[in-house]
Context: one part of a larger RNA
RNA sequence: CCCUGGGAGUUGUUAUAUGCAGCAAGGUUAAAGUGGCAGCACUGAAGCCGAAGCGAAAGCGAGUCUGAAUAGGGCGCUUAGUUGCAUGUAGCACACCCGAAACCGAGUGAUCUACCCAUGGACAGGCUGCAGCGGAGGUAAAACUUCGUGAAGGGCCGAACCAGUGGCGGUUGAAAACGCUUUGGAUGAGCUGUGGGUAGUGGUGAAACGCUAAACGAACUCGGAUAUAGCUGGUUCUCCCCGAAAUAGUUUGAGGAUUAGCGUCACAUGUUUAACUGCGGUGGUAGAGCACUGAAUGGUCUAGGGGGCCCACAAGCCUACCGAAAUCAAUCAAACUCCGAAUGCCGUAUGUUUGAGAGUGUGGCAGUGAGACGUGCGGGGAUAAGCUUGUACGUCGAGAGGGAAACAGCCCAGACCAUCGUUUAAGGUCCCAAAGUUCUGGCUAAGUGGUUAACGAGGUGAGAUUGCUCAGACAAUCAGGAGGUUGGCUUAGAAGCAGCCAUCCUUUAAACAGUGCGUAAUAGCUGACUGAUCGAGUGAUCCUGCGCGUAAAAUUCAACGGGGCUCAAGCCAGGCACCGAAGGCAUGGAUUCAUCUUUUUGAUGAGUGGUAGGGGAGCGUCGUGUAGUAGGAUGAAGGUCGAGCGGAAGCGCGGCUGGACGAAACACGAGUGCGAAUCCAGGG
Repeated sequence: CCCUGGGAGUUGUUAUAUGCAGCAAGGUUAAAGUGGCAGCACUGAAGCCGAAGCGAAAGCGAGUCUGAAUAGGGCGCUUAGUUGCAUGUAGCACACCCGAAACCGAGUGAUCUACCCAUGGACAGGCUGCAGCGGAGGUAAAACUUCGUGAAGGGCCGAACCAGUGGCGGUUGAAAACGCUUUGGAUGAGCUGUGGGUAGUGGUGAAACGCUAAACGAACUCGGAUAUAGCUGGUUCUCCCCGAAAUAGUUUGAGGAUUAGCGUCACAUGUUUAACUGCGGUGGUAGAGCACUGAAUGGUCUAGGGGGCCCACAAGCCUACCGAAAUCAAUCAAACUCCGAAUGCCGUAUGUUUGAGAGUGUGGCAGUGAGACGUGCGGGGAUAAGCUUGUACGUCGAGAGGGAAACAGCCCAGACCAUCGUUUAAGGUCCCAAAGUUCUGGCUAAGUGGUUAACGAGGUGAGAUUGCUCAGACAAUCAGGAGGUUGGCUUAGAAGCAGCCAUCCUUUAAACAGUGCGUAAUAGCUGACUGAUCGAGUGAUCCUGCGCGUAAAAUUCAACGGGGCUCAAGCCAGGCACCGAAGGCAUGGAUUCAUCUUUUUGAUGAGUGGUAGGGGAGCGUCGUGUAGUAGGAUGAAGGUCGAGCGGAAGCGCGGCUGGACGAAACACGAGUGCGAAUCCAGGG
């Protein structure tokens, strides 16, 4: 991992709702007794519920309480219950099943290990050579020196023994801690045999919460015990109808609950609903404004202040300084408003449309109370976030189908079933790949299309305004571009051209007291300006379409899905075709509800996506009764194979096997349906 089998809403009781049944102003027995093989029948009136309520009560009573009240108000009265059975749900019980870590009680453990006690055992070999002692030297005597002897040490090296340092292997191991190699201790706080002691909030601990029998931050076994689990997982056949929520209040509450909201079912009501329209209201948002509250810019004017002059004091004069208030102009505001929409909200109607799984009420049963993204308008944040928090709508959630290459939340569109029928939506029509290599007119040359901004640019198309121009423009070429003068000043120099000032006159077709390069300063080159050649357009500005640059990322292309595409297969505007979905339509069928009807399973109309969840209808298994009946050796149950039937669960029939049992139907009753639970057992 697979297969087979097992595997989870049960039972008792009380309450309540619904259905069915009995009896009914009543209903019903309980324990117990009697009879019977038994199912059960009969007795049993104790008790319970109901038929009357109100009040704290005395009490009164279709009323009563409050009250001074005959008022008002509260609760009642104008009648239906009760007992069973079944089903839904709740309470109490283990209460759908499995699952803790833990807590408590009584016991069992120190054959592992920790420490302790008693009694034993073992430690190759080698090295070093303490104290003491002896000899010699030495001394007045000592001290001291030296040579021997000696054999001390938590001494040294190193086997056994004990340990476990580094590396390698092993890691479903040879091994639930090992192997190889290396290493530490190895006469000691050392190692070890045997026997004994300390026990679970206890022991023992050279102390690591270590060890206490492969498990210890509180052992193990059994019991309390099915502890508890607002948590996780699982929860078994089918079809039909409807179909949510992820919000609010409260919560030792936030992943739970309770009430409301939203779902469903029954009964009642029957258009009361909704949309639009008309009418009547409501309001302070968007916008706007500055009349208030504040903010804020400039001017005018001025109280006050600063500075200067003057000055014994007081006063006075001036002020390119600051400046409240006032005033003029122009502004800003979620917590400003003299104003003020649209949408919204409320009411209303002999109005119109809509009868929808509309509204409302009462009751049974829920689930939900983690939401997600998109769009509009906001708050927070950085006018960040697949961010967070509101509000309104949509989609997903619980929604399949087509499009967006792929892609819950985007676009189109809501799947009852069948059809090799038809027609469309979004989106598409060169090939992959269904449909135009379609038509008309433009644009783009960047593969732009098929990523991005400020900004930049004789890219190119369209439009507008305005100059010059056959009296010859623009560009190009040829020629000229002079004189006073090197203007004055400055300066070492300053001659058109470092700088400052001025910028005149003359000759001219024209020529600046000079546009740029250049020189130390001159010189030189060039421009403005003019003539000639040429012969028709040539400049400037604005607005706009499409392109260009700006443009760097990590494994080839990788920023059109790909191929590939250039009067397009790109972009803009327009036209006509076609393709395209589970949409629409058509034909046949199934089913739900409503209405109608000759009551036929007919007609008509509207429906039939669906998680949590509510409701309805069925299939099958085991057993009981009819019944061991029908059937059965001319072959039961069971098994197996097969092309049958049914809307599903399922049901038949035939062959083979099997070898003795055993239905259908109706009614009743459950240990009643498995794919999942790191489910349990067995097998592979």